SAM riboswitch aptamer (S box leader) from uncultured Planococcus sp., 110 nucleotides, folded computationally. It was read from a public genome assembly, where an Rfam model found it. Its Rfam family is "SAM riboswitch aptamer (S box leader)". Rfam's curators write: The SAM riboswitch is found upstream of a number of genes which code for proteins involved in methionine or cysteine biosynthesis in Gram-positive bacteria. The model forms 97% of the base pairs in the Rfam consensus.
Formats: sequence, structure tokens, C1' cells
RNA sequence: AUCUUAUCCAGAGCGGCAGAGGGACUUGGCCCGAUGAAGCCCGGCAACCGGCAAGGCAACUUGUUAAGGUGCUACUUCCAACAAACGGAACUCCGUUUGGCAGAUAAGAG
Repeated sequence: AUCUUAUCCAGAGCGGCAGAGGGACUUGGCCCGAUGAAGCCCGGCAACCGGCAAGGCAACUUGUUAAGGUGCUACUUCCAACAAACGGAACUCCGUUUGGCAGAUAAGAG
């Protein structure tokens, strides 16, 4: 790199260093940023793995915890892109829902 499963409308700083970009990629839009972006540190959030308890033959389920392994910490994964259904009323438009694609994270496979 690839595959599998689960989750992605909740939550999290008026801190320090730093110094111009950033919100994954492409296109379009909308935003954040010298009243300080990315990155690093600290703090915090959460509970995937982990610990504990109960149930179960087991797979696993529920509750709880936060020492440890990750993760996350503007905006729904910031929004749209492809397809279907429905609605509007209009001709390739707009809206809603569902699915798909892509991506992120965890745990596992190889």
C1' cells in the first nucleotide's frame, strides 16, 4: 500500500513557544487567520483498545473506570459533486431523505 468490522449532527483552553498560512485531495462555494494560521508543548474531551463488575457454554452484551496504547480538541467529515425516491414548479433548476463514492479514526487481517 491493500482487505475486514465499527463510528463520524455530542464533547473539549481567553495557556506557552512559533510566525503565515489553514478547513484531506480536484472543482465550485462558504469560512477561519497579525485580536496570531500550520506545527510543537501543556491543559482538556471522549471511551475504540485496555482495567474492573454483572450476565452468557461461547460469540458477545450491559454497566463502570481513565493508570496505560491510540484518537480528537472552529464550522456535520464546513457544504456540494454520483444514483434513487419524494416535494416544489421548472425544462440540465431548487429542497428533503436514503444509498453510493472519497476520506478520517480505532481494532484486527495479511